[in-house]
Context: one part of a larger RNA
RNA sequence: UGAUGUUGAAGGAACUCGGCAAAAUGCCUCUGUAACUUCGGAAGAAAGAGGACCUAUUUUUGGGCAACCAAUUUUAGGUGGCACAAGCCAGGGAGAAGCGACUGUUUAUCAAAAACACAGGACUCUGCUAACACGUAAGUGGAUGUAUAGGGUCUGACGCCUGCCCGGUGCUGGAAGGUUAAUGCGAUGAGUGCAAGCUCAUUUCUGAAGCCCCAGUGAACGGCGGCCGUAACUAUAACGGUCCUAAGGUAGCGAAAUUCCUUGUCGGGUAAGUUCCGACCUGCAUGAAUGGCGUAACGAUUUCUCCGCUGUCUCCAACAUCAACUCA
Numbered sequence: 001u002g003a004u005g006u007u008g009a010a011g012g013a014a015c016u017c018g019g020c021a022a023a024a025u026g027c028c029u030c031u032g033u034a035a036c037u038u039c040g041g042a043a044g045a046a047a048g049a050g051g052a053c054c055u056a057u058u059u060u061u062g063g064g065c066a067a068c069c070a071a072u073u074u075u076a077g078g079u080g081g082c083a084c085a086a087g088c089c090a091g092g093g094a095g096a097a098g099c100g101a102c103u104g105u106u107u108a109u110c111a112a113a114a115a116c117a118c119a120g121g122a123c124u125c126u127g128c129u130a131a132c133a134c135g136u137a138a139g140u141g142g143a144u145g146u147a148u149a150g151g152g153u154c155u156g157a158c159g160c161c162u163g164c165c166c167g168g169u170g171c172u173g174g175a176a177g178g179u180u181a182a183u184g185c186g187a188u189g190a191g192u193g194c195a196a197g198c199u200c201a202u203u204u205c206u207g208a209a210g211c212c213c214c215a216g217u218g219a220a221c222g223g224c225g226g227c228c229g230u231a232a233c234u235a236u237a238a239c240g241g242u243c244c245u246a247a248g249g250u251a252g253c254g255a256a257a258u259u260c261c262u263u264g265u266c267g268g269g270u271a272a273g274u275u276c277c278g279a280c281c282u283g284c285a286u287g288a289a290u291g292g293c294g295u296a297a298c299g300a301u302u303u304c305u306c307c308g309c310u311g312u313c314u315c316c317a318a319c320a321u322c323a324a325c326u327c328a
Base pairs, nucleotide, nucleotide: 001323002322003321004320005319006318007317008316010314011313014312019309027051028050029049030048031047036041038157052079053078054077055076056075060071061070062069063068080084092307093306094305095304096303097302098301099299100298104116105115120155121154122153123152124151125150126149132141133140134139158294159293160292161291163224164223165222168221169220170217171216172215173214174213177212178211179210184205186203187202188201189200190199191198192197225243226242227241228240229239252286253283264280265279266278267277268276
């Protein structure tokens, strides 16, 4: 000096990105227990009291023929200690917010999460030799199943809801029409052959799917405006005009895991708060199953605050053990 421990005056998070680490709590019995809530919970909430031993007394259970043995329990009185769950073992607690409903799963070896999954919801395909998948095929899975079944995609408990746009792309439907390959009937011409014929060229018509075209369809891919004016203070604009569009963002929420300007402004908390909570709305660039907004319970999740607690710190010190170091 380092490692692992133990202890510490006064203070008690002033440390730090952050209470990281440590300390504290810890068991049993009894009392008592809030908001909120899906009425199950929250809850061991929180907050308290008692606990050793001796004497007397009392309850219950098991074993035994019985004597009795092993446990359990009530009440009262007393005894000793600094300390009685005397050691080990053994929850710290509370409030608020984000995200995800939950238990679960994951990057074996830097990520455990808000990611994945999930029950539930929806769309879509599939009538059975099913759709779909593997395979050149035979065949196999699906399934010894049969639409309350099976496949695919999206969303993700529950509650309240899920607006407008079908112009583009996709999908579905459409006995017409247009376009259109090979083919087919015919026509004309050429070559060749004695001929029957064969071959070639040109051409009208015929001619499927597809595409064009016409519709439908958003819990399909997706999208959801601009400028100008206007009210008897000012400001603002319920109102009006105009341009463009397929349609111009509804309900909600909103400086947000989304807000650039930005430490926005106001309020709360602090002596002091770029974080946090509540509002406002000027949404650079929110928004409804690419789900929107809430939500009890849950979380080795993220953020803020408080109580307790402490060597995290003010500010370090001593001790124990092991190393390092010096000497032998």

Notes: RNAcentral holds the full RNA, with entries from SILVA. This is a predicted structure of a 328-nucleotide part of an RNA (large-subunit ribosomal RNA, domain IV) from a marine metagenome. The prediction has a mean pLDDT of 88.